c-di-GMP-I-GGC riboswitch aptamer from a bacterium, 95 nucleotides, folded computationally. Of the family's consensus pairs, 86% are formed in the model. Model confidence (mean pLDDT): 83 of 100.

RNA sequence: AACCGAAAAGGCAAACUCGUCGCAAGACGGGGGCGCAAAGCCACGGGACCACUGGAAUACCUAUGUUCAAAAAGAGGUUAGCCGGGCUGCCGAGU
Numbered sequence: 001a002a003c004c005g006a007a008a009a010g011g012c013a014a015a016c017u018c019g020u021c022g023c024a025a026g027a028c029g030g031g032g033g034c035g036c037a038a039a040g041c042c043a044c045g046g047g048a049c050c051a052c053u054g055g056a057a058u059a060c061c062u063a064u065g066u067u068c069a070a071a072a073a074g075a076g077g078u079u080a081g082c083c084g085g086g087c088u089g090c091c092g093a094g095u
Base pairs, nucleotide, nucleotide: 002095003094004092005091011036012035016031017030018029019028020027021026034081040087041086042085044084045083046082047079048078049077050076052074053073055068056067057066058065059064
């Protein structure tokens, strides 16, 4: 230094809950503790979720009909405790 995750010290904190903020997904703070060796940081790629805009096919032929729309498409947001990627980092049984 790379790998790996025994031990110890210390760290983080899911669900649920109280308060605040947000249209929402959700965020922040208190309680709580399922878990975590990067559960530290970054929305770059994919996924999921949220609210907003509104379109597609067809008949017809120029303004309407029919069918579909929790849709296509768009730009925005959330999630790093969904996965991948990038940056940084404590300890040392061990290789």